[in-house]
RNA sequence: AGAUGGCUGGAUGGCCGCCUCUUGCAAUAGGGAAACCUGUAAGGGGAGGAAAGUCCGGGCUCUACGGAAACACGGUGCCGGAUAACGUCCGGCGGGGGCGACCCCAGGGAAAGUGCCACAGAAAGUAAACCGCCAACACACCGUGUGGUUUGUCGGUAAGGGUGAAAGGGUGCGGUAAGAGCGCACCGCGCGUUCGGUGACGGGCGUGGCAGGGUAAACCCCACCGGGAGCAAGACUGAAUAGGAAAGGCCGGCGGCUUUGGGCCGCGGAUGAGUUUCCGCAUCGCCUUUCGGGUAGGUCGCGCGAGGCGUCCGGUAACGGUCGUCCCAGAUGAAUGGCCAUCCAUCGUCCUCCGGGACGGGGACAGGACCCGGCUUAUAGGCCGUCU
RNA sequence: GCGAGAUAGCUCAGGCGGUCAGAGCGUCGGAUUCAUAACCCGGAGGUCGAGAGUUCGAGUCUCUCUCUCGC
Numbered sequence: 001a002g003a004u005g006g007c008u009g010g011a012u013g014g015c016c017g018c019c020u021c022u023u024g025c026a027a028u029a030g031g032g033a034a035a036c037c038u039g040u041a042a043g044g045g046g047a048g049g050a051a052a053g054u055c056c057g058g059g060c061u062c063u064a065c066g067g068a069a070a071c072a073c074g075g076u077g078c079c080g081g082a083u084a085a086c087g088u089c090c091g092g093c094g095g096g097g098g099c100g101a102c103c104c105c106a107g108g109g110a111a112a113g114u115g116c117c118a119c120a121g122a123a124a125g126u127a128a129a130c131c132g133c134c135a136a137c138a139c140a141c142c143g144u145g146u147g148g149u150u151u152g153u154c155g156g157u158a159a160g161g162g163u164g165a166a167a168g169g170g171u172g173c174g175g176u177a178a179g180a181g182c183g184c185a186c187c188g189c190g191c192g193u194u195c196g197g198u199g200a201c202g203g204g205c206g207u208g209g210c211a212g213g214g215u216a217a218a219c220c221c222c223a224c225c226g227g228g229a230g231c232a233a234g235a236c237u238g239a240a241u242a243g244g245a246a247a248g249g250c251c252g253g254c255g256g257c258u259u260u261g262g263g264c265c266g267c268g269g270a271u272g273a274g275u276u277u278c279c280g281c282a283u284c285g286c287c288u289u290u291c292g293g294g295u296a297g298g299u300c301g302c303g304c305g306a307g308g309c310g311u312c313c314g315g316u317a318a319c320g321g322u323c324g325u326c327c328c329a330g331a332u333g334a335a336u337g338g339c340c341a342u343c344c345a346u347c348g349u350c351c352u353c354c355g356g357g358a359c360g361g362g363g364a365c366a367g368g369a370c371c372c373g374g375c376u377u378a379u380a381g382g383c384c385g386u387c388u
Numbered sequence: 389g390c391g392a393g394a395u396a397g398c399u400c401a402g403g404c405g406g407u408c409a410g411a412g413c414g415u416c417g418g419a420u421u422c423a424u425a426a427c428c429c430g431g432a433g434g435u436c437g438a439g440a441g442u443u444c445g446a447g448u449c450u451c452u453c454u455c456u457c458g459c
Stems, first nucleotide, its partner, number of pairs: 001388008010343007018046008029038003048365001052376002055374005060230004073226005078092005093107001094105004108221002113219002115215003130161002132157003136153003140149003169187006188210001189208008234300004244291007253267005269284004307326004312321003344363001346361006389459006397413004406444001415431004437453005
């Protein structure tokens, strides 16, 4: 100068407050219909490494289903392991970057099929002849030898030029009319075989002149995983008002039916839609008690857990096991705060006898809300280890 | 806890990767008119919310973050 792994995230004391738990006291006290809530004293506890984003995985709860599988849809994707599980972690393999420590990779299949590859370019897919190079033929000209040149026609050619992100292996030698894996050597690649490895894969040998470019974070194929919703889940309790059911009582326009029940039908009446008339539509008892559903409200869910710390053992590691020890936030408009002093680290200014001193600022990111394992993102400063 | 979105000053298309950054209103200039408006002609104005990745190539596909809105 870098690379990489881990830890920490101000400390102590005083005063005044807040939330919660345990024990005791206190009223048959207060609020409330009830459920339930409310006081005071002592003691214990009181945010994080990310509590965040809600990107994954689980626990837990409800829901669906007799059980399972499949389709659809979504996700994951080298190999082996860890784990409750994972898209996470650990150890390897392969590829790429870096002098190096080390870092990065959505890293299955393009020979199952389909689609796309703009512009440019002759040609963009079981390729293609624009320029160029070369042969043959025809015509013309020059040279008065067989040859050379221009133009045209028909062919050969992927070495060269040009286009493009990409043009059907690369370099060299031979070869050829010119060329070309056409032949050879090396490198790359495919196939077969063998050895090592649990495996991804790697090494060796033989063989093939090379065989079908890219894209799957395009559709798709293959393998594996996933039922859905979420603590506003859900359980218990439960007013007022409205509506439902039952019992009892009171009052009643007429007629009919009737299971004798304010049960049905018809006529009449009352009320309603701005007013009047007509037509049509809708509704038609009152009181008391009880029951059930359910809202507001209240309580639970709610913290002993895949828990923390330490020792030893197994494993390269992630991690697992044994033993000991500890109990460590549970709020619900939502507590964990404020002030002072000293110290710690740090920033700015000034002074300096370079030892330091004085004054001032100010403490990173940020804060639980059912819980846990990860990922990602934010983070002033400080400390430790290993390596180049 | 769950879901949707971000494109010009405003309201929105484009979502199937290229030929693609566009429409209406607004704004600026011209023309018309005595003057203004309307009509007509022309122009400017965009890091497609930010950063990475896949791809030859990203407004579009994937991931992370920021902001807004709804239940």

This is a predicted complex of two RNAs, RNase P RNA and transfer RNA, with 459 nucleotides together. Rfam match: Bacterial RNase P class A.